């Protein structure tokens, strides 16, 4: 110093630990500018018929706050695992040549 092997950095990629948000499941939530039913009164109506419109009350939910996960992709990272890729670049380890 050249050539072969392996192994490692480095690139992809599967799974896997850890995270992080969302989704989805309960659960609270809308004085009023959401929806539904709309006591009471009101009003149209000749009317004990009938309607309208709707306060409050109670429901269901919006945004949005909580809680939970063994559930689902995302997605970030990991001196984890295995596969691929490169020999062109670096490092380690062997072996062959070659040279002091």
């Nucleotide at each position: 110093g050249c050539c072969c092997c392996a192994g490692g950095u480095c690139c992809g990629u599967a799974g896997g630990g850890c995270g992080c948000a969302c989704g989805c499941u309960c659960g609270c939530g809308a004085a009023c500018c959401g929806c539904g039913u709309c006591a009471g009164g009101a009003c149209c109506g000749u009317g004990c018929a009938g309607g309208u419109a709707g306060c409050a009350g109670c429901g269901c939910u919006a945004a949005g706050c909580g809680a939970u996960g063994u559930c689902g992709g995302g997605u970030g990272u990991c001196g984890c695992u295995g596969c691929g890729g490169c020999u062109c670049a670096c490092c380690u380890g062997g072996g062959g040549c070659a040279u002091c």
Background
RNAcentral holds the sequence, with entries from ENA. The RNA shown here (Bacterial small signal recognition particle RNA) has 100 nucleotides and comes from a Gemmatimonadales bacterium. It matches the Rfam family "Bacterial small signal recognition particle RNA". Clan: SRP clan. The family's RNA type in Rfam is non-coding RNA gene. Its family is annotated with SRP-dependent cotranslational protein targeting to membrane, signal sequence recognition and signal recognition particle, plasma membrane targeting in the Gene Ontology. Model confidence (mean pLDDT): 76 of 100. Taxonomically the source falls in Gemmatimonadales (Bacteria, Pseudomonadati, Gemmatimonadota, Gemmatimonadia).